The RNA shown here (transfer RNA) has 71 nucleotides and comes from an Anaerolineae bacterium. Rfam family: tRNA. Rfam classes the family as a transfer RNA. Its mean pLDDT, the model's own confidence on a scale to 100, is 80. The organism belongs to Anaerolineae, within Bacteria.
[in-house]
RNA sequence: UCGGGGGUCGUCUAAGGGUAGGACAGUGGACUUUGAAUCCAUCAAUCGAGGUUCGAAUCCUCGCCCCCGAG
Numbered sequence: 001u002c003g004g005g006g007g008u009c010g011u012c013u014a015a016g017g018g019u020a021g022g023a024c025a026g027u028g029g030a031c032u033u034u035g036a037a038u039c040c041a042u043c044a045a046u047c048g049a050g051g052u053u054c055g056a057a058u059c060c061u062c063g064c065c066c067c068c069g070a071g
Stems, first nucleotide, its partner, number of pairs: 001070007010024004018054001026042005047063005
C1' cells in the first nucleotide's frame, strides 16, 4: 500500500430499516443482630462526519482505531 472482518451501557452480548434489550457490575430499598445470598427498583451505550429514507445501530461514502491475510 491492497484485500477481508470488526467497533453498541463500566464489561460481555442481542437487535440487520420502525420504543436500543438482556446478563454481570454500580447505586437505592426490602430481608438480616451484621454481612453474604435472595427479591424489588434504578442508573448507563450505538467510533466520528456526511448521504439515502417519513424513519438509520442497521443501507451508502469518507475518515479513525483494532484483528487477519497478501505484497